A computed fold for a 346-nucleotide part of an RNA from an uncultured bacterium, annotated as small-subunit ribosomal RNA, central domain.
The coordinates come from a structure-prediction model, not an experiment, and the mean pLDDT is 90.
Context: one part of a larger RNA
RNA sequence: CUGGGCGUAAAGGGAACGCAGGCGGACUUUUAAGUAGGAAGUGAAAGGUUGGAGCUCAACUCUAACACUGCUCCCUAUACUGGAAGUCUUGAGUAGCGGAGAGGAAGAUGGAACGACACGUGUAGCGGUGAAAUGCGUUGAUAUGUGUCGGAACGCCCAUGGCGAAAGCAAUCUUCUGGACGCACACUGACGCUCAUGUUCGAAAGCCAAGGUAGCAAACAGGAUUAGAUACCCUGGUAGUCUUGGCCAUAAACGAUGUUCACUAGGUGUCGGGGGGUUUCCUUCGGUGCCGCAGCUAACGCAUUAAGUGAACCGCCUGGGGACUACGGCCGCAAGGUUGAAACUC
Repeated sequence: CUGGGCGUAAAGGGAACGCAGGCGGACUUUUAAGUAGGAAGUGAAAGGUUGGAGCUCAACUCUAACACUGCUCCCUAUACUGGAAGUCUUGAGUAGCGGAGAGGAAGAUGGAACGACACGUGUAGCGGUGAAAUGCGUUGAUAUGUGUCGGAACGCCCAUGGCGAAAGCAAUCUUCUGGACGCACACUGACGCUCAUGUUCGAAAGCCAAGGUAGCAAACAGGAUUAGAUACCCUGGUAGUCUUGGCCAUAAACGAUGUUCACUAGGUGUCGGGGGGUUUCCUUCGGUGCCGCAGCUAACGCAUUAAGUGAACCGCCUGGGGACUACGGCCGCAAGGUUGAAACUC
């Protein structure tokens, strides 16, 4: 290097974009770099292989042939790959029409609940638990009514539903804006796929600065429980949770299943379009579920949304522990992240 693998055994990068690189549709002409055939030169000697010979044999030595799978140049072939030129429309894209959507950003508005405050009614409890107590309450609580203020989250609709590359996205309205899909086929004419390094996005927690803080709530305090109780339960409660700007870059970032393309029985739901019938359906395109054949799989199961059959490219794995560690590098304000061993041991 080849050979084996990556849903659950070790193994798919968190996701996308994308330079280099790898791979790449149909037809014609040309070239002859790769490729193939032939020829020549070279491929030192020793060594190697085979035959023969010499030391009594062998090791050893001598000799002949072969080999040295390579390189260079020439001639020829032109199917395939590559280069050049031209053409094409199926891949890809653009324009047109149309409907769907919690896709993104900003702004405005709303009601329920909650807490606080003020006032009214009203009186002795409230709250909490397995039971209690801490706590709150005659300076009038809890309950109830009216009003005001505040912050956060948006009940029902809600779904096996929708959208987004992933993370993720849900009150209503407005503005700006991305993508996908369907229809008809007009245009461009391979413009494509993948992608090391790189760049961008990336839940929660955490960090910096400035705000905000109703509820909840790490830490913390108290009350219980208990042998103890640094817990589970209760009463409180600060960071935080929220906003703006800047960092961090990790998750069971999961479908534990990389992206793209082609092909391979069906059945049954559902979402968004189109066509035909006319409303009970049929058909077609794109998503999303369930069941199931062939096939695959160690089994479980997967099964046109593949884990089937093939192709292209990337990432990753190689016994358990040591070790998501050490050292060093890079990144970070820090926390830490990333890259990533060995001794030793079973």